The RNA shown here (transfer RNA) has 72 nucleotides and comes from Endomicrobium sp.
Formats: sequence, C1' cells, structure tokens
RNA sequence: GGGCAGUUAACUCAGUGGGAGAGUGUUUCCUUUACACGGAAAGGGUCACAGGUUCAAAUCCUGUACUGCCCA
Repeated sequence: GGGCAGUUAACUCAGUGGGAGAGUGUUUCCUUUACACGGAAAGGGUCACAGGUUCAAAUCCUGUACUGCCCA
C1' cells in the first nucleotide's frame, strides 16, 4: 500500500427499513438472625463519527476513524 471482517448499555452480544433489546453487572425492595440463592422493580444508549437515499435509517449507499485477520 491492497483486500476482508467488526464498532449497539459498565461487560458479552442479538437486532436484514417503522417498538432500541437480552444475559451478566449496578441500585432499591421482599425473603433470611445475617450473608448467599431466589423473587419484584428501577436506573443506565449521540446504535464509532460525518454526509447522502427514503414519508421513515442501528439497518441501505459513500467517506473518515479505530480494532482484528490475510496478501504484498
């Protein structure tokens, strides 16, 4: 330098155009003498960034950034 893949909650990840979610973790409550387990609830998001297409974009297109792999 070229090619491919990835970037979504604190962590690990789903989500193929219209509701942003799961598990774990955090906080509160119940339960217990207490802790753990279990149960209920709550909080937490610029969907990497910018632009474009569309009535509507996490999703489609383009560019940039970062990470990983391959080739040279």
Rfam family: tRNA. It is annotated as a transfer RNA. NCBI's taxonomy places the organism under Bacteria, Endomicrobiia, Endomicrobiales, Endomicrobiaceae, Endomicrobium. Model confidence (mean pLDDT): 83 of 100.